This is a predicted structure of a 490-nucleotide part of an RNA (small-subunit ribosomal RNA, 5' domain) from a metagenome. Its mean pLDDT, the model's own confidence on a scale to 100, is 87. Rfam family: Bacterial small subunit ribosomal RNA.
Context: one part of a larger RNA
RNA sequence: GGAUGAACGCUGGCGGCGUGUCUAAGGCAUGCAAGUCGAACGAGUCCUUCGGGACUAGUGGCAAACGGGUGCGUAACACAUUAGUAAUCUACCUUUGACUCGUGAAUAACUUUCCGAAAGGGGAGCUAAUACACGAUGUGCUAAUCAGACAUAUGGAUGAUUAGUAAAGAUUUAUCGGUCAAAGAGGAGCUUAUGGCCUAUCAGCUUGUUGGUGGAGUAAAAGCCCACCAAGGCUACGACGGGUAGCGGGUGUGAGAGCAUGACCCGCCUCACUGGGACUGAGACACUGCCCAGACUCCUACGGGAGGCUGCAGUCAAGAAUAUUCCCCAAUGGACGAAAGUCUGAGAGAGCGACGCCGCGUGAAAGAAGACGCCCUUCGGGGUGUAAAUUUCUUUUCUUAGGGACGAACUAAUGACGGUACCUAAGGAAUAAGGGGCUGCUAACUUCGUGCCAGCAGCAGCGGUAAUACGAAGGCCCCAAGCGUUAUCC
Numbered sequence: 001g002g003a004u005g006a007a008c009g010c011u012g013g014c015g016g017c018g019u020g021u022c023u024a025a026g027g028c029a030u031g032c033a034a035g036u037c038g039a040a041c042g043a044g045u046c047c048u049u050c051g052g053g054a055c056u057a058g059u060g061g062c063a064a065a066c067g068g069g070u071g072c073g074u075a076a077c078a079c080a081u082u083a084g085u086a087a088u089c090u091a092c093c094u095u096u097g098a099c100u101c102g103u104g105a106a107u108a109a110c111u112u113u114c115c116g117a118a119a120g121g122g123g124a125g126c127u128a129a130u131a132c133a134c135g136a137u138g139u140g141c142u143a144a145u146c147a148g149a150c151a152u153a154u155g156g157a158u159g160a161u162u163a164g165u166a167a168a169g170a171u172u173u174a175u176c177g178g179u180c181a182a183a184g185a186g187g188a189g190c191u192u193a194u195g196g197c198c199u200a201u202c203a204g205c206u207u208g209u210u211g212g213u214g215g216a217g218u219a220a221a222a223g224c225c226c227a228c229c230a231a232g233g234c235u236a237c238g239a240c241g242g243g244u245a246g247c248g249g250g251u252g253u254g255a256g257a258g259c260a261u262g263a264c265c266c267g268c269c270u271c272a273c274u275g276g277g278a279c280u281g282a283g284a285c286a287c288u289g290c291c292c293a294g295a296c297u298c299c300u301a302c303g304g305g306a307g308g309c310u311g312c313a314g315u316c317a318a319g320a321a322u323a324u325u326c327c328c329c330a331a332u333g334g335a336c337g338a339a340a341g342u343c344u345g346a347g348a349g350a351g352c353g354a355c356g357c358c359g360c361g362u363g364a365a366a367g368a369a370g371a372c373g374c375c376c377u378u379c380g381g382g383g384u385g386u387a388a389a390u391u392u393c394u395u396u397u398c399u400u401a402g403g404g405a406c407g408a409a410c411u412a413a414u415g416a417c418g419g420u421a422c423c424u425a426a427g428g429a430a431u432a433a434g435g436g437g438c439u440g441c442u443a444a445c446u447u448c449g450u451g452c453c454a455g456c457a458g459c460a461g462c463g464g465u466a467a468u469a470c471g472a473a474g475g476c477c478c479c480a481a482g483c484g485u486u487a488u489c490c
């Protein structure tokens, strides 16, 4: 000098764009943050122009694994780059081929009854489906056996035999679905090499450990797990241990090399009160799902129950310190739906904070050899100073009034922001300047007060009676809606 998610002191006019709990991954009142479909299904309530329509708890489907938050843990295939999967999976979407035949038993809702303070639970009876089950068919697919072009790591186009394996309808006439198979797209799992912290006052570490055979298991290779066998494997190119830490794109600085850093935005990972576990599902071992244990909070009729803001606001606490319990689904995107549409604290906006960057303003011209005041003085005068007053002008900004958007796609309708931006007119210099410094480094000096006192100070140092260094005044210098200080990095 530059930089900051900054804080503190003094000061503070406006706008645009950004940004805002770095600390206690401490505790949380309240509201909202994931639903949707009646064109899958029975039932109920209401309305009816008797055609039908609206709404709803339940069964069922899809979604809830996304989106949003956090950085506790993690030194690891977590991340980045590279290569592989002949060791794999993939709902919705797209393309292609084939099919969609028949039958049955239940169950919630509902009715009824019982238990319980509640949360909730039990019994009996009835009923539907795109819920569940069984049978048929098999283009195919899967498994086994055989042949096998081509390959060589255990692969494999193709062909044959045997066994197994599917479906669901709805609305009304054209759609939306369902099943099997192949391919694609996007997504995911696993593996490989290389790379990136400190510490040797950590030198040896390891028994599922290292490898093999056979199995279990998985979508899938593998000590991933198990039995048996062998005795291996890693390490001074730093194993093992300890400390610290999410990683990258990037960001800051620097001529660069480098050093430091990882807020906001994007990608990946990780966690969801703490620990453990599985269920469902294409996908989770699942933030606002389930079960168990623990701590904490709450309700209780003391028998027993309920909860999880590291979502958006908000609250207490902690702290030097960080915002509104706001508006809207209008746009973009997401879920569901045939659609209309519903939901969406994602998102879009507004509010607060000079926290940052950028822009604008606080007036312009004329005006005395130069008012007053104040300061200095060698008492002659000098400075503040064209500065003011005064005259003329302008209206960015401000106030008032009138008009008034783009963002809306999709010939209609639809705008939270917003009567905002912007435009026009009128008014009137009107509404708007401070902070730090002036011994040297370092741009800028005099007077008074004080008298090693009071005080200053980044370093050198200043102050003990003429202090340009303390305090005040005048003057001056540097920045400017900011200016200084502190902290940290280069």
Base pairs, nucleotide, nucleotide: 001490002489003488004487006486007485008484009483010482013360014359015358016357017356018355019353020352021318026316027315028314030313031312032311035062036061037060040059041058043056044055045054046053047052069271071269079195080194081193083191084190085189088188089187090186093184094183095182096181097180098179099178100177101135102134103133104132110125111124112123113122114121115120140165141164142163143162144161145160146159147158150155169176170175171174197243198242199241204234205233206232209231210230211229212228213227214226215225246268247267248266249265250261251260252259253258273294274293275292276291277290296307297306298305299304324350326349328347332346333344334343335342336341363393364392365391366390373384374383375382376381398427399426400425401424402423403422407417434479435478436477437476438475439460440459441458445474446473447472448471449470455462456461